Small-subunit ribosomal RNA from an uncultured Chloroflexota bacterium, 1456 nucleotides, folded computationally.
The RNAcentral record of the sequence draws on ENA and SILVA.
[in-house]
RNA sequence: GAGUUUGAUCUUGGCUCAGAUUGAACGCUGGCGGCAUGCCUAACACAUGCAAGUCGAACGCGAAAGUCCUUCGGGGCGAGUAGAGUGGCGGACGGGUGAGUAAUGCAUGGGAAUCUACCUCGACGUGGGGGAUAACCCGGGGAAACUCGGGCUAAUACCGCAUACGACCUACGGGUGAAAGGGGGCUUCGGCUCUCGCGACGAGAUGAGCUCAUGUCCGAUUAGCUGGUUGGCGGGGUAAAGGCCUACCAAGGCGAUGAUCGGUAGCUGGUCUGAGAGGACGAUCAGCCACACGGGAACUGAGACACGGUCCCGACUCCUACGGGGGGCAGCAGUGAGGAAUAUUCGUCAAUGGGGGCAACCCUGAACGAGCAACGCCGCGUGGAGGAAGAAGGCCCUUGGGUUGUAAACUCCUUUUCUGUGGGAAGAGCAAGGACGGUACCACAGGAAUAAGUCACGGCUAACUACGUGCCAGCAGCCGCGGUAAUACGUAGGUGGCGAGCGUUAUCCGGAAUUACUGGGCGUAAAGCGCACGCAGGUGGUUACUUAAGCCUGAUGUGAAAGCUCCUGGCUUAACUGGGAGAGGUCGUUGGAAACUGGGUAACUUGAGGUGAUGAGAGGGGUGUGGAAUUCCCGGUGUAGUGGUGGAAUGCGUAGAUAUCGGGGGGAACACCAGUGGCGAAAGCGGCACCCUGGCAUUGACCUGACGCUCAGGUGCGAAAGCGUGGGUAGCGAACGGGAUUAGAUACCCCGGUAGUCCACGCUGUAAACGAUGAAUACUAGGUGUGGGUGGUAUCAAAACCAUCUGUGCCGAAGCCAACGCGAUAAGUAUUCCGCCUGGGGACUACGGCCGCAAGGCUAAAACUCAAAGGAAUUGACGGGGGCCCGCACAAGCAGCGGAGCGUGUGGUUUAAUUCGAUGCAACGCGAAAAACCUUACCUGGGUUUGACAUGUACGUAGUAGUGAAGCGAAAGCGGAACGAUUCUUCGGAAAGCGUACACAGGUGCUGCAUGGCUGUCGUCAGCUCGUGUCGUGAGAUGUUGGGUUAAGUCCCGCAACGAGCGCAACCCUCGUCGCUAGUUACAAGUGUCUAGCGAGACCGCUGGUCUUAAACCAGAGGAAGGUGAGGAUGAUGUCAAGUCAGCAUGGCCUUUAUAUCCAGGGCUACACACACGCUACAAUGGUCAGUACAAUGGGCAGCCAAACCGCGAGGUGGAGCGAAUCUCAUCAAAGCUGAUCGUAGUUCAGAUUGCAGGCUGCAACUCGCCUGCAUGAAGCCGGAGUUGCUAGUAAACGCAGGUCAGCAUUACUGCGUUGAAUACGUUCCCGGGCCUUGUACACACCGCCCGUCACGUCAUGGAAGUUGGUAACACCUGAAGUCGGUGACCUAACCGCAAGGGAGGAGCUGCCUAGGGUGGGGCUGAUGACUGGGACGAAGUCGUAACAAGGUAACCGUA
Repeated sequence: GAGUUUGAUCUUGGCUCAGAUUGAACGCUGGCGGCAUGCCUAACACAUGCAAGUCGAACGCGAAAGUCCUUCGGGGCGAGUAGAGUGGCGGACGGGUGAGUAAUGCAUGGGAAUCUACCUCGACGUGGGGGAUAACCCGGGGAAACUCGGGCUAAUACCGCAUACGACCUACGGGUGAAAGGGGGCUUCGGCUCUCGCGACGAGAUGAGCUCAUGUCCGAUUAGCUGGUUGGCGGGGUAAAGGCCUACCAAGGCGAUGAUCGGUAGCUGGUCUGAGAGGACGAUCAGCCACACGGGAACUGAGACACGGUCCCGACUCCUACGGGGGGCAGCAGUGAGGAAUAUUCGUCAAUGGGGGCAACCCUGAACGAGCAACGCCGCGUGGAGGAAGAAGGCCCUUGGGUUGUAAACUCCUUUUCUGUGGGAAGAGCAAGGACGGUACCACAGGAAUAAGUCACGGCUAACUACGUGCCAGCAGCCGCGGUAAUACGUAGGUGGCGAGCGUUAUCCGGAAUUACUGGGCGUAAAGCGCACGCAGGUGGUUACUUAAGCCUGAUGUGAAAGCUCCUGGCUUAACUGGGAGAGGUCGUUGGAAACUGGGUAACUUGAGGUGAUGAGAGGGGUGUGGAAUUCCCGGUGUAGUGGUGGAAUGCGUAGAUAUCGGGGGGAACACCAGUGGCGAAAGCGGCACCCUGGCAUUGACCUGACGCUCAGGUGCGAAAGCGUGGGUAGCGAACGGGAUUAGAUACCCCGGUAGUCCACGCUGUAAACGAUGAAUACUAGGUGUGGGUGGUAUCAAAACCAUCUGUGCCGAAGCCAACGCGAUAAGUAUUCCGCCUGGGGACUACGGCCGCAAGGCUAAAACUCAAAGGAAUUGACGGGGGCCCGCACAAGCAGCGGAGCGUGUGGUUUAAUUCGAUGCAACGCGAAAAACCUUACCUGGGUUUGACAUGUACGUAGUAGUGAAGCGAAAGCGGAACGAUUCUUCGGAAAGCGUACACAGGUGCUGCAUGGCUGUCGUCAGCUCGUGUCGUGAGAUGUUGGGUUAAGUCCCGCAACGAGCGCAACCCUCGUCGCUAGUUACAAGUGUCUAGCGAGACCGCUGGUCUUAAACCAGAGGAAGGUGAGGAUGAUGUCAAGUCAGCAUGGCCUUUAUAUCCAGGGCUACACACACGCUACAAUGGUCAGUACAAUGGGCAGCCAAACCGCGAGGUGGAGCGAAUCUCAUCAAAGCUGAUCGUAGUUCAGAUUGCAGGCUGCAACUCGCCUGCAUGAAGCCGGAGUUGCUAGUAAACGCAGGUCAGCAUUACUGCGUUGAAUACGUUCCCGGGCCUUGUACACACCGCCCGUCACGUCAUGGAAGUUGGUAACACCUGAAGUCGGUGACCUAACCGCAAGGGAGGAGCUGCCUAGGGUGGGGCUGAUGACUGGGACGAAGUCGUAACAAGGUAACCGUA
């Protein structure tokens, strides 16, 4: 920097990514070279070989093979060699590892009480004796390891003596203490000299030991630790200070600046990362430390408590003759094991270095080299140039093409690399000597030859298409992809990145300002302790002097090398590496400065405190006292109810309630005053009076003189509920009982009612203890209320005004804030101190600790899980929120539906099929403006396969195309007698047709959730937007809100808006009035009441009133019509993934002798039932009969059909007229009117159903048409809950016409006219809608969201009778080796002694300490555990509905 919470926004906040890194591992791949690196795990166990020896110039001894000689006994050479031994030096270095260790360590800088072999320097010595002992020989024990006894012998081994420049001790007189020789040369054999050694001393260098200061991880759910502990004195011990050890004395020492305990860890130079500050790490290289199978111990030595030494204990392992013995790869290789994982049982001492030696030299798995590994870094290559017909192939395709792609082929060129051949180093100062190595390097030859992968391609993030798959398989770092068109899975093509590598996984840093020192926060996002007092701590007013700890500055020492940075050199370059310089510390020493902070001294008054006066107050505690009200008791009056609720009931009441009057008792609380008024630190405090008492404000002069502020721990106060003891109890009232409500109702409502509420004393210690805002101080515009003072102006007084101090509110500037908001009472600007936060959940939890009588409180995790959880604001939507308004929405009416029969549609059922679609409003007389066949898509059966239909290509075709007899068949079809053509022509042929084949046709098959188009709906509702400007960080807002008004976002006014667009309205059509024009037809003319064209007319225009003299509304006049005149057409942005792939079109998928196509028959017409829309009725406002009057719209040539005649009728015959203002359907109607009859009944109502007889259409009326006549005469007597339409020429009633159509049901639909009402108080309510506002946890938008129990599965975790490990201590017992001490009767060469013996020493025994072992009770910690607790997650489970809207009882906090 980016992605991710949202519909969108800003913010908070976590998660994730892009970078760099690695001792890495894994997957795929792999040409070369250089330089580095390579058991991170089991400090697990180790076979085998090697890794420390050397010196004959310290010493004694001393072979053999072989060979030569021989007197055959032996001798010489080998050879004083090999070899072992004594002795010296070295095995304390080098090499390995990181177990332990949080300080006996390390780093930096100091210090004094020390030692230091070999090395260097100085100065002095090195004289003279002695006694042993390995080896060796002899003998013995043992399987072995090894060992014992006797005997011989040497030394630079050991011991005296002498000497003593230094040295040490001292009582200052003195005393003590050394040595070793070897080799070479010369020699007159006396010695001289050179050299290597040796001894004592001093100094240096080097190395080492000790000590001090500072720094050095996490945990307080570890708070107290400590007995040699802290100090002193004596003694011991050490190289050396020291409780290092011991005896005695004192009682100290450490700790909140974190002791002790627990966990983890070798430390550092440095490495990685980072802008830095930091963070993480501590491989390789270098310094230090620690360790060497686990533990303990000392010996030797200059140095060790010793990796390849010793002793002991333990575990393990090996040998064994069972008696005993051996061993220690965390050296180099190597093996097994563990593990994701880490190499050769290589070469050489050539170089560098180490040990020994005079040296030659020997040893050296240190080291130098090689081998293996892309493990890392660096370099090189896999070819270069040309080459378009843009080849083939692949992939895509809109079929045109595009892309792979100059890529390839092909032509020319080159040879790094490769192969072969030849030459051939440096690395060696001097003579020889080179593991690497016939290596690097060089030359020649050959030939593009030997050499490319991997990951990704939805966004972040560079790179896209096709196919397959179909919430499957799978992907995934986060967000998320996949449910039939996947750029996200798999494959392919293409593309992008990097490239001998590329990806993945893991690690750390970064990004992360996400622990914030640099550099964050805390009103609402996580976060101010409920409040106060206050110790430690932190911090602190003014002036002067002083000091120099902090701070600043100079010099100097040190901060190893390597590393890092800069400069420069060497390998062809680079990596790598040489040289020089620099950087790097809160470091040490020393000099200076004195502003600031600190320390010291002296002062000051403004902070703080004190004092006098005045004032207000529900401040606190105690004791009294008052009235109103409730309730109870007594008495009176009085009678049937009362009480309670949404409505009721339980309850109370004839045993007298309620009501009312009087009297009495008792408890609790204090109306009015009363006020964003007062007081208090907060909790909190309210009748009145008195007593005790705290604080505050104002004001005056004075006193003290910084005494201040804050405050971890600590202490106190702390609502309500709750607990203990004892009282009290009127009202209220958890629990509980009853009544209701309800699906249920463990609730809300009602009637009762116990704890409690009250008092005293004691506990508890929490609240949404809130201003969700810690305390203190200072500064920074104003305005306006209110409480308490003071001063002033003015005044008789009250009031008022001005100024000021102090409290408490509101508004607001700057500023701040994510916004909301805060704004002198800050959330502004600063300072000081304290508390707290670091994603959500788990979890105000578990465990542990402290407190509590208990309830519980305080402190406070982790596993696991999610990618969010939040805050503020925005736009919507929604609300059983509010306001305003509208609509046949309700109301007022009229007629219905819902009941009956029938018609039609749908569901369901049935069926071979009952084709398909439409499904709340907005499907259901809908698609369908006509299902007997056809339609037809469905079923059964029978046929056809380039097809019933289109186009193209190729080939064929003249008795060809076409017509098509007989026969078979249900038809389709098969069949084929017979007849028999056409157009153009350049005369070749071509077209058309037919046949065959190939492309393809076809599909009412799927997907309306891939689509176009069309349509429905909200809704003919009044809304929906844009440009510019302005406001806002932004989403957005403003405009469009507001006041009026309207049918209307209609208009007016106002206004940070000004304009505009789509809608509204108007323009269009019809009707109504008038005028003009024309007139086929109509009628007798002419005319216009008719037809069809053009105009006029209506605009709140006029008058009056109301209003803001705006818009507009109301009334009136005139007028055919009046406020939109009536009706129609017209349907904004959008919503419903609404409907339609079966009207049509269309992507994709599927099918292709079938899902295509043809045909016959059947079905779509089924029928227990349910619903929807209708028709007809139930009758007298009627039925029937008779007479009689008046329409309009329309249709008509495969048509409408007149007159006339026949038939009861449907209809038939008939044929005139008319392509229609002429003829006809069509007398055009019916309700209506007149008259008659019926007399309230299942009827002279109603007409279903059924029988018979007919008619019409049509190939054909069985399934399955319509009509007529006669007969039959069902249900039905006005319809439950509920529900529909309609506001005027409307409803209702009446008929007529049309489309579709051969015919037909039309009761449907679309139109037409005739007759022609009732009602509207009004907007409370139901439904729908519009605007404003409010709340919201909703945004798929309330058909939303969401909580808890239960059931199931998975996971982690707490408790738990216990079980079983680990670990560090403690008590007691035992106690190896070993030092030290004691003893030492046993043993002993050196010295003394003539000797005896002495001195000195030792073995042995023993004491202290102690590794380890054992026993015991506890501590801490882990694993496991029947059962059990809650938690998290899981696609659809169960029960309810708690929360979000007034969430339907406002929600929430504490408590029971």